[in-house]
RNA sequence: GGAGUCGGCCAGGCAGUCGCUGUCGGCCGCUACGGCGGCAGGCAGAGGAAAGUCCGGGCUCCGCAGAGCGGGAUGCAGGGUAACCCCCUGGCACGGCGACGUGACGAAUAGGGCCACAGAGACGAGUCGCGCGGCGCAAGCCGCGCGGGUGAAACGCGGCAACCUCCAUCCGGAGCAACACCAAAUAGGCAAGCGCUUGAGGCCGGCUCGGCCGAGCUUGCGGGUAGGUGGCUAGAGCCCAGGGGAAAUCCUGGGUCGAGAGGAAUGGCUGCCAUGACCGCGGUCCCGUCUAGGGGUUGCGGUCGACAGAACCCGGCUUAUCGGCCGGCUCCCGUU
Numbered sequence: 001g002g003a004g005u006c007g008g009c010c011a012g013g014c015a016g017u018c019g020c021u022g023u024c025g026g027c028c029g030c031u032a033c034g035g036c037g038g039c040a041g042g043c044a045g046a047g048g049a050a051a052g053u054c055c056g057g058g059c060u061c062c063g064c065a066g067a068g069c070g071g072g073a074u075g076c077a078g079g080g081u082a083a084c085c086c087c088c089u090g091g092c093a094c095g096g097c098g099a100c101g102u103g104a105c106g107a108a109u110a111g112g113g114c115c116a117c118a119g120a121g122a123c124g125a126g127u128c129g130c131g132c133g134g135c136g137c138a139a140g141c142c143g144c145g146c147g148g149g150u151g152a153a154a155c156g157c158g159g160c161a162a163c164c165u166c167c168a169u170c171c172g173g174a175g176c177a178a179c180a181c182c183a184a185a186u187a188g189g190c191a192a193g194c195g196c197u198u199g200a201g202g203c204c205g206g207c208u209c210g211g212c213c214g215a216g217c218u219u220g221c222g223g224g225u226a227g228g229u230g231g232c233u234a235g236a237g238c239c240c241a242g243g244g245g246a247a248a249u250c251c252u253g254g255g256u257c258g259a260g261a262g263g264a265a266u267g268g269c270u271g272c273c274a275u276g277a278c279c280g281c282g283g284u285c286c287c288g289u290c291u292a293g294g295g296g297u298u299g300c301g302g303u304c305g306a307c308a309g310a311a312c313c314c315g316g317c318u319u320a321u322c323g324g325c326c327g328g329c330u331c332c333c334g335u336u
Base pairs, nucleotide, nucleotide: 001332002331003330004329005328006327007326008325009324010323012273013272014271015270016269017268018267020045021044022043023042024041026039027038028037029036030035047307051318052317054316055315056314057313058312059175060174061173062172071171072170073169074168075167076090077089078088079087080086091105092103093102094101095100106166107165111164112163113160114159115158123156128147129146130145131144132143133142134141135140179230180229181228182227189221190220191219192218193217194216201213202212203211204210237256238255239254240253241252242251243250244249276304277303278302279301280300281299282298283297284296285295286294287293
């Protein structure tokens, strides 16, 4: 210098301006005194994956004496964890020169099933050649052994369990649209009172008279709907230091609070700076005898700059991602 491998981090910055959501205190107005509304202001306001909803848990409701059957999941060994189809270390197998990567990696002597093509034969039957033994007049038959050929595997207690199965361990169901509370209008339910020709009540725009209709009307309670509130974010949290451990990770101490919307806010514009790629114009240097051309560096202008967005909360896995930074390690080439 080149190629590679593993791990960690960032996801443009600052200012101005116009908005949105939450919260805090201030002023003003209304109030049934519980609050509500308006105005200006301070502070906070998406992610490494918020995604897929694939695993595991917390939480909530329902179910549940105990055990078994059935069903599902996992599967080297040890460890970590709240738990795991997760993570760490080690072994084995495979790939790579290597750093390293990948792996459902328990049991084939419980049983069943399967083993393409080729081959006589794929574990049942059977026999291509030779030898030996037995029977037979012989052809031949039976048994044992060896060999050739086919094939991934040829008689060896063969191979396959990501076929059934066996063994071991684990597993109740549904999910924040869970669930809890407050609670209109209308229509049911229950109760009480009044009324049914001695006329409650309704209509004729307010009142009286009058007219018409007329069997229900009023009040209370309860369930439930719309709607509202809680659940809702202080948590297996984050940061730093020390200690145990090879590591995953654990313990101790200190510090810190970092969205809570809900038809769903977290945005738009402008300026400056910072970068990376590309394009255009120009300066300069190098290669090239020159030209044509190529390369480095620099100034100005322009374009582009990812994947994607919380929705009860965590731990993982998987997938998507313009680019950039840092560190460990491996291989190759060159120079000393």